[in-house]
RNA sequence: CGCUUAUCAAGAAAGGAGGAGGGAAAUGGCCCGACGAUACCUUAGCAACCUUCAUCACUACGUCGAUGAAAGGUGCUGCAUCCAUCCCGGCAAAGCCGGGAAAGAUAAGUA
Numbered sequence: 001c002g003c004u005u006a007u008c009a010a011g012a013a014a015g016g017a018g019g020a021g022g023g024a025a026a027u028g029g030c031c032c033g034a035c036g037a038u039a040c041c042u043u044a045g046c047a048a049c050c051u052u053c054a055u056c057a058c059u060a061c062g063u064c065g066a067u068g069a070a071a072g073g074u075g076c077u078g079c080a081u082c083c084a085u086c087c088c089g090g091c092a093a094a095g096c097c098g099g100g101a102a103a104g105a106u107a108a109g110u111a
Base pairs, nucleotide, nucleotide: 002110003109004108005107006106007105008104013043014042015041016040021032022031023030026085027084028083029082044077045076046075049073050072051071052069053068054067055066056065058062081103086100087099088098089097090096091095
């Protein structure tokens, strides 16, 4: 880098350092940013994908299932994955609403 599966409207911020753009890419929109953003580091936190542990059930000492803990591996901590774009449907409609796809992110696995 590719492939498979699952999830993506919930949740969770302070400090340091730095100095101009940033919210993945293109277009449009909407936002954030010198009252210092984004990215980086530290600490704290959130969550529960994998591991682990506890309880229960089943079976027979093990496995799978349920619930919980949050110790380990990741991840995450503005905005729905910020929204739309392609397809389908509804409405009288500039448009609005709903569903799906594509792309992306994360986890677990894989050649």
Molecule: SAM riboswitch aptamer (S box leader)
Organism: Chitinophaga qingshengii